[in-house]
Context: one part of a larger RNA
RNA sequence: UGACGGGGACCUGCACAAAUGGUGGAGCAUGUUGUUUAAUUCGUCAGUACACGUAAACCUUACCAGGGAUUGAACGUCAGCAAAGUGUUAGAAAUAACAUGGAGGUUAACUGAUAGUCAGGUGAUGCAUGGUUGUUGUAAGCUCGUGUCGUGAGAUGUUGGGUUAAGUCCCGCAACGAGCGCAACCCCUCUUGUUUGUUAAUUUAUCAAACAAUACUGCCUACGUAAGUAGGAGGAAGGUGGGGACGACGUCAAAUCAUCAUGUCCUUUAUAUCCUGGGCCACAAACGUGCUACAAUGGUUGGUACAAAGAGCUGCAAUAUAGCAAUAUAGAGCAAAUCUGCAAAAGCCAAUCUCAGUUCGGAUUGAGGGUUGCAAUUCACCCUCAUGAAGUUGGAAUCAUUAGUAAUCGCGAAUCAGACAUGUCGCGGUGAAUACGUUCUCAGGUC
Numbered sequence: 001u002g003a004c005g006g007g008g009a010c011c012u013g014c015a016c017a018a019a020u021g022g023u024g025g026a027g028c029a030u031g032u033u034g035u036u037u038a039a040u041u042c043g044u045c046a047g048u049a050c051a052c053g054u055a056a057a058c059c060u061u062a063c064c065a066g067g068g069a070u071u072g073a074a075c076g077u078c079a080g081c082a083a084a085g086u087g088u089u090a091g092a093a094a095u096a097a098c099a100u101g102g103a104g105g106u107u108a109a110c111u112g113a114u115a116g117u118c119a120g121g122u123g124a125u126g127c128a129u130g131g132u133u134g135u136u137g138u139a140a141g142c143u144c145g146u147g148u149c150g151u152g153a154g155a156u157g158u159u160g161g162g163u164u165a166a167g168u169c170c171c172g173c174a175a176c177g178a179g180c181g182c183a184a185c186c187c188c189u190c191u192u193g194u195u196u197g198u199u200a201a202u203u204u205a206u207c208a209a210a211c212a213a214u215a216c217u218g219c220c221u222a223c224g225u226a227a228g229u230a231g232g233a234g235g236a237a238g239g240u241g242g243g244g245a246c247g248a249c250g251u252c253a254a255a256u257c258a259u260c261a262u263g264u265c266c267u268u269u270a271u272a273u274c275c276u277g278g279g280c281c282a283c284a285a286a287c288g289u290g291c292u293a294c295a296a297u298g299g300u301u302g303g304u305a306c307a308a309a310g311a312g313c314u315g316c317a318a319u320a321u322a323g324c325a326a327u328a329u330a331g332a333g334c335a336a337a338u339c340u341g342c343a344a345a346a347g348c349c350a351a352u353c354u355c356a357g358u359u360c361g362g363a364u365u366g367a368g369g370g371u372u373g374c375a376a377u378u379c380a381c382c383c384u385c386a387u388g389a390a391g392u393u394g395g396a397a398u399c400a401u402u403a404g405u406a407a408u409c410g411c412g413a414a415u416c417a418g419a420c421a422u423g424u425c426g427c428g429g430u431g432a433a434u435a436c437g438u439u440c441u442c443a444g445g446u447c
Base pairs, nucleotide, nucleotide: 008447009446010445011444012443013442015438016437019401020400021399022398023397026292027291028290029289030288031287032286033285034283035282042053043052063278064277065276066275067274068273072118074117075116076114077113078112079111080110085100086099087098088097089096090095120267121266123265124264125263129261130260131256132255133254134252136250141180142179143178144177145176146175147156148155149154160171161170162169186244187243188242189241191213192212193211194210195209196208197207216238219232220231221230222229223228294394298353299352300351301350302349303348304347311340312339315334316333319330320329321328322327360391365386366385367384368383369382370381371380407430408429409428410427411426412425413424
């Protein structure tokens, strides 16, 4: 000077408290450990790993078994007249053999042979590295120049009194200034205006785009030296209006050599490469994250209303017909404010069930179909009929959330042939409760 303290003072935070809904019990989905396996590829492990890298039937794929080929890219030399394609045979395929094929004009390309430099490596080391990322933490801090003080390490400034979300600002002061952070500048949203307008029945309005305006403690009252605080007016909005992007100096030899790049080491008939099949989906058990429930604020049946934001040509598909349905056949329109997906669901209006392991719940299993795709056995999804398990609100413990939030309801997209999505990222509908307060728990900041 820091760090630490079961030292003190002050302050902040869904940290506690108050409230709401969960997890922990059940079934299933998914990730991890462990075990098993020929292989169950690898990484990730308190917070800061565990629906994470990551949409695994083949491919992906790195793993395993078996079967192949060995200068595989580029360059040199030599030879061929073809090569690609097609067919037959063998094979699980890769591939091999045979037949066919027939351009151009000796350059080139292609094929083959050959020599040497080499290629290749998802092999090792993230404790050799770059780059990227997490975390502390969107917490308010971290420093510098000159001056001054101190023998010096260092101090001062940055402390103090107030104030703020904030090292934000004010006052004071041997300090005076400055930088990186804070804030603002950027995007979305709420209000208004101007201009334009494809679509549309539509003048205003609505909607969309561009531009502009608006909020600054500006005004009033009280307190205060000030900064500012409390209340009020006007206003669509009030004191950072709401949300996002944005992450200082550093910390954790934090994570990643498997995105990529890269030093060194290792490998070179093999740790490289091609193919078929299998595995990554195993299952005594344990943990994490979720979905569905246990019902009457509900289930079932019929009728009826209101969104937003994405997407669409190897695509979205109206409509008609067939089918109980998944779907099939034909196919209008649309590269889309024009056409399509599109039915929003909870809601509302009726009927029924009457507290039961049930008309709750849907696991599991059987049978029959449909779709994608060379291919659905290991290992896809969907439909119909039948079957109808556990589960009657969950121990200790533990998590999230302060407002258009929680809770609840559906919709879309990316990846994608299909899909194991209950995941992720978005969108809107309905729409609460509670916060006395800072004694205590945890984390952080200042002295």